Background: The part of an RNA shown here (large-subunit ribosomal RNA, domain II) has 705 nucleotides and comes from Gallionella sp. Lineage of the source: Bacteria > Pseudomonadota > Betaproteobacteria > Gallionellaceae > Gallionella. The RNAcentral record of the full RNA draws on ENA. The coordinates come from a structure-prediction model, not an experiment, and the mean pLDDT is 83.
Context: one part of a larger RNA
RNA sequence: GCCUGCGAGUUAGUGGUAUGUCGCGAGGUUAACCCGUGUGGGGAAGCCGUAGCGAAAGCGAGUCCUAAUAGGGCGAGUAUAGUGGCAUGCUCUAGACCCGAAGCGGAGUGAUCUACCCAUGGCCAGUGUGAAGCGACGGUAAGACGUCGUGGAGGCGCGAACCCACUUAGGUUGAAAACUGAGGGGAAGAGUUGUGGGUAGGGGUGAAAGGCCAAUCAAACUCCGUGAUAGCUGGUUCUCCCCGAAAUGCAUUUAGGUGCAGCGUCGCAUGUUUCACCUCGGAGGUAGAGCUACUGGAUGGCCGAUGGGCCCUACAAGGUUACUGACGUCAGCCAAACUCCGAAUGCCGAGGUGUGAGAGUGCGGCAGUGAGACUGUGGGGGAUAAGCUUCAUAGUCGAGAGGGAAACAGCCCAGAUCGCCGGCUAAGGCCCCUAAGCGUGUACUAAGUGGAAAAGGAUGUGGGAUCGCUGAGACAGCCAGGAGGUUGGCUUAGAAGCAGCCACCCUUGAAAGAGUGCGUAAUAGCUCACUGGUCAAGUGGUCCUGCGCCGACAAUUUAGCGGGGCUCAAGUACACCGCCGAAGCCGCGGCACUCACACAAUAACCUCCUCCGGGCAGGUGUGUGGGUGGGUAGGGGAGCGUCGUGUGGCCAUAGAAGCGUCGGAGUGAUCCAGGCGUGGAGGCCACACGAGUGAGAAUGCAGGC
Numbered sequence: 001g002c003c004u005g006c007g008a009g010u011u012a013g014u015g016g017u018a019u020g021u022c023g024c025g026a027g028g029u030u031a032a033c034c035c036g037u038g039u040g041g042g043g044a045a046g047c048c049g050u051a052g053c054g055a056a057a058g059c060g061a062g063u064c065c066u067a068a069u070a071g072g073g074c075g076a077g078u079a080u081a082g083u084g085g086c087a088u089g090c091u092c093u094a095g096a097c098c099c100g101a102a103g104c105g106g107a108g109u110g111a112u113c114u115a116c117c118c119a120u121g122g123c124c125a126g127u128g129u130g131a132a133g134c135g136a137c138g139g140u141a142a143g144a145c146g147u148c149g150u151g152g153a154g155g156c157g158c159g160a161a162c163c164c165a166c167u168u169a170g171g172u173u174g175a176a177a178a179c180u181g182a183g184g185g186g187a188a189g190a191g192u193u194g195u196g197g198g199u200a201g202g203g204g205u206g207a208a209a210g211g212c213c214a215a216u217c218a219a220a221c222u223c224c225g226u227g228a229u230a231g232c233u234g235g236u237u238c239u240c241c242c243c244g245a246a247a248u249g250c251a252u253u254u255a256g257g258u259g260c261a262g263c264g265u266c267g268c269a270u271g272u273u274u275c276a277c278c279u280c281g282g283a284g285g286u287a288g289a290g291c292u293a294c295u296g297g298a299u300g301g302c303c304g305a306u307g308g309g310c311c312c313u314a315c316a317a318g319g320u321u322a323c324u325g326a327c328g329u330c331a332g333c334c335a336a337a338c339u340c341c342g343a344a345u346g347c348c349g350a351g352g353u354g355u356g357a358g359a360g361u362g363c364g365g366c367a368g369u370g371a372g373a374c375u376g377u378g379g380g381g382g383a384u385a386a387g388c389u390u391c392a393u394a395g396u397c398g399a400g401a402g403g404g405a406a407a408c409a410g411c412c413c414a415g416a417u418c419g420c421c422g423g424c425u426a427a428g429g430c431c432c433c434u435a436a437g438c439g440u441g442u443a444c445u446a447a448g449u450g451g452a453a454a455a456g457g458a459u460g461u462g463g464g465a466u467c468g469c470u471g472a473g474a475c476a477g478c479c480a481g482g483a484g485g486u487u488g489g490c491u492u493a494g495a496a497g498c499a500g501c502c503a504c505c506c507u508u509g510a511a512a513g514a515g516u517g518c519g520u521a522a523u524a525g526c527u528c529a530c531u532g533g534u535c536a537a538g539u540g541g542u543c544c545u546g547c548g549c550c551g552a553c554a555a556u557u558u559a560g561c562g563g564g565g566c567u568c569a570a571g572u573a574c575a576c577c578g579c580c581g582a583a584g585c586c587g588c589g590g591c592a593c594u595c596a597c598a599c600a601a602u603a604a605c606c607u608c609c610u611c612c613g614g615g616c617a618g619g620u621g622u623g624u625g626g627g628u629g630g631g632u633a634g635g636g637g638a639g640c641g642u643c644g645u646g647u648g649g650c651c652a653u654a655g656a657a658g659c660g661u662c663g664g665a666g667u668g669a670u671c672c673a674g675g676c677g678u679g680g681a682g683g684c685c686a687c688a689c690g691a692g693u694g695a696g697a698a699u700g701c702a703g704g705c
Stems, first nucleotide, its partner, number of pairs: 001705006011094003015091010027048003033042003052059002062074004097235002100232001104225006115199009124189001126158003129154001133150006162186003166183005201217001203213003238639006248261005262369002264366007273359001275354008288341001289339002295335003299331004307323001308321004372397010402413003417590004422586003428580003431564003437577001439576006450566001456550002460547010477534005483507003488502003513528001517526002591629010608614001640694001642691010658678005663672003
């Protein structure tokens, strides 16, 4: 890992409550217990109901508060249904759907491992160093001291046994739940070791690491309390049908929990009260806008109080000012916490019309949800960042399949009951991959722009507008002129059109600046403006706009159209005609639910009338017509199957169940005839009842492979 089996909402209570059903009914019912063995009889204590109010005494269709006959609270009324059993849903108390802690307490078991201690024993090759002491000699007044011997000290040296475990390699489903190899440290000591003994769990022991106390230690192990508790995680077993959420508000030692409300479902009641649109009537201060309409902010001009400076001055006053600048005024602005104004939507009410729907509302049973996500729009926070965060509003996903967006929960289209080798469309597409147009018309683009990006830049190119010049010859080119006063004045070493400052006149002329640029030390020289000629028909500026260009650098491989490929497009703009395209819509057929109508037949119940026939309502069946049938949590309904019990019926050694093989039926869980084989003794059907009643998941449990 697979297979087989086992494996999770149960049981108890004269509990609570609701629904269904049955008994009795203004009543219903017994409990313990007794007699006793029948589905028996007794047992009225008690409980619920028939009356409430008050804390209570108590009073009573009333009562309580109160001085009250006031007023108010809770009741009564027109009238009224309860109670006991059974079943089911939920709930309470219990382990209470199942498995799961770390832990807490009690009683015990452990020092054969290990820590320390006690008692008694064992063990430490070899080699080196050479302390004290002692002796001799030297030395001294005597010493001290020195030298040479002797001696054999030491938690002394080297190094086996022995003990340890520092480095490194291997090993890491190991040879081994701590080892092996090669090196390493101690090795007469605080050494090491055998045997026996002692200390025990909040305790021991510890040269102290929270170490060790039997592969277990920040409190050992075993059993018990114990099925501790777990607002947490995981799991929770057959089918079909109908409906179908929430991820919000308030509160919470609350934030991943819970209570109430909101939203779902089922039942009863009500019967359009719902919703949409139209009309009418309202409230409001958002968007926008505005501000000598307030509160504030804020720019420039005018005015200029006040203050400052200067002058004058005994004081008072006065004069002046390139300073300051209130108020006022003119113009132009800004505001979530400004408003003289002020929408669109939305909201409330009334009337009308439409819709008749899984609309609305009330009461009751049962829930789940209370982590939301993205997109558009209106805001806050952030950086007008985030697949960011937080509100509001709408949609989708969640719980939604199908088509499109290459792929792609939240985008676009569209809501899947089932079948069909039928049709029409949506979004999106129609050259090939790939279903359908290399469709039509008129333009644009040359950048593969299309098929990523800004400020900014540019005789790209199309369209439009406007202002100049122009056959009295423009624009561009070419030929020629471009002068004189004058080297203007100043400045300067120089300044002559051309360093700089000032001025910028006059003359001749077709025209020519006191000079546009280059140039010189300064001149010179070249050139321009301007003019004539030649040539010959357009030429120059500005603005708006369509599509393009540059700006444009990243890491495995083109890689910023899905690919191929595309240029009068297969790109872009406008207009048009076709077609393709989905589980949408239509067509044909089937199923289910629901509503309406019709018909049929009848058992029981209820109500009314009663001539005992019947009517109403409900249920069942059939038919016709309309509508509906995505679905998680969850609510409701109808069924299948397993084991057993009761009653009735039936099968079986002429072969039960089970198993194998061939076949059929049902929407499904499942069911079944017959044949053959195996098997060898029980089994099936109907109705009713009762459960150890359905397996794929729980790092589930056991076994097998």